This is a predicted structure of a 139-nucleotide RNA (SAM riboswitch aptamer (S box leader)) from an Actinomycetota bacterium. Lineage of the source: Bacteria > Bacillati > Actinomycetota. It was read from a public genome assembly, where an Rfam model found it.
């Protein structure tokens, strides 16, 4: 720098340092010298990964039964026991790895549908898309 998947209308702030811009980008609208943003300390929120429990599924293994007409082995199917990986669903705690703690990702921007007004066009609602953020995975 780029790829894949999931989530993004919930939630959670005090202190210190510094001093002018900040909210990604464009428009709007906000935050900010009553000190924003950033950094540090402490505190908190959440539950993506990891962890624990349960269910279902799968795999191998062991036992039992069936596969008509001696026994055993093999094979197939059914069923039961404990075991295990991955995936899925549900629940749990949070001291592990991240993340987050103004405003819905602050809103819009492009496309579609419905409604209303309109000369162009605009507004509202809903859906999709683009871009972005965070996590996980992979290269």
């Nucleotide at each position: 720098a780029g790829c894949u998947c999931a989530u993004c209308c919930a939630g959670a702030g005090g202190g210190g340092u510094u001093g002018a811009g900040g909210g990604a980008a464009c428009g709007g609208c906000c935050c900010g010298u009553u000190g924003a943003c950033a950094c540090c300390c402490c505190g908190g929120c959440a539950a993506c990964c990891a962890c624990c429990c349960g269910c279902a599924u799968g795999c191998a293994u062991c036992g039992u039964g069936u596969g008509a007409a001696g026994a055993a082995u093999c094979c197939a199917c059914a069923u039961g026991g404990g075991g295990c990986c991955g995936c899925g669903c549900g629940g749990g705690g949070a001291a592990g790895g991240u993340g987050c703690c103004a405003a819905a990702u602050c809103c819009g921007a492009c496309c579609c549908g419905c409604c209303g007004a309109u000369c162009g066009u605009c507004g509202g609602c809903g859906g999709g898309g683009c871009a972005g953020a965070u996590g996980a995975g992979g290269a």